This is a predicted structure of a 90-nucleotide RNA (Glycine riboswitch aptamer). Its mean pLDDT, the model's own confidence on a scale to 100, is 77. Rfam family: Glycine riboswitch aptamer. Rfam's curators write: This family represents the bacterial glycine riboswitch.
């Protein structure tokens, strides 16, 4: 100096959907409508396996499901950008 996984901190942006209804009384519990951006469920090419050529296993997304999570603000938030660290090289 220069710097790996796509990882740590830490700073900015950052979507959606009910300030729903009832019981209660500020705990709570029930119930109806939603949302898809924490985390998860499914799989397509592909891949691998074989007493069998279609079966199984593995196998991605902001796609799916809506398990969890959510639906005023706060918070959280996948993502995307900046900074700081930094294994190891030199």
């Nucleotide at each position: 100096c220069g710097g790996a996984g796509g990882g740590g901190c830490u700073c900015u942006g950052g979507a959606g959907a009910a300030u729903c209804u009832c019981u209660g009384a500020u705990a709570a519990g029930a119930g109806u409508g939603c949302c898809g951006a924490a985390g998860g469920u499914g799989c397509a090419a592909g891949g691998c396996g074989c007493a069998g050529c279609g079966c199984g296993c593995c196998g991605a997304a902001u796609c799916u499901c809506u398990c969890a999570g959510g639906c005023a603000a706060a918070a959280g938030g996948a993502c995307a950008g900046g900074g700081c660290a930094g294994a190891c090289g030199u």